[in-house]
Formats: sequence, C1' cells, structure tokens
RNA sequence: ACGGGCGUGGCGCAAUCGGCAGCGCAGGGAUCUCCAAAGUCCAAGGUUGUAGGUUCGAGUCCUACCGCCCGUG
Repeated sequence: ACGGGCGUGGCGCAAUCGGCAGCGCAGGGAUCUCCAAAGUCCAAGGUUGUAGGUUCGAGUCCUACCGCCCGUG
C1' cells in the first nucleotide's frame, strides 16, 4: 500500500426482510441472616466508533474517515 473481518451500557454478547435497542455479568437499593455469602425482588445505566447520504423510518443499506484484528505484497 492492497484485500477481508470487527466496533452496540463498566465488561461479555443479541437485535430475523430496514419497523419499540434487549440479555447475562459487574455496580446500586431492598429482602433474607446474629453478621456475611448465596438466593429472591426492584431500579438505574446507550450520541449503536466519527461525519455525511438514502428512506416515512437506519444498530442494520451507501460513502468517507478513525481504531483493533487477520491476510497478501
């Protein structure tokens, strides 16, 4: 330099044909207990890497860029 893949809460991952962004863990509160752990319940936490475009509507499609990984030279 070229080709390919990935980027979504603090962490690990979902999201079908473009139609309400969800699950688990961690963290917080409550319950239980002599205390804690475990269990149970509750609530919170998201500029979906960045900037544009298409569309009534984009995590999803298109373009450029950024970061990481793999490959070719």
Notes: This is a predicted structure of a 73-nucleotide RNA (transfer RNA) from a Chloroflexia bacterium. Its Rfam family is "tRNA". Rfam's curators write: Transfer RNA (tRNA) molecules are approximately 80 nucleotides in length. The sequence is in RNAcentral, with records from ENA and MGnify. The prediction has a mean pLDDT of 82. RNAcentral records the identical sequence in 2 taxa.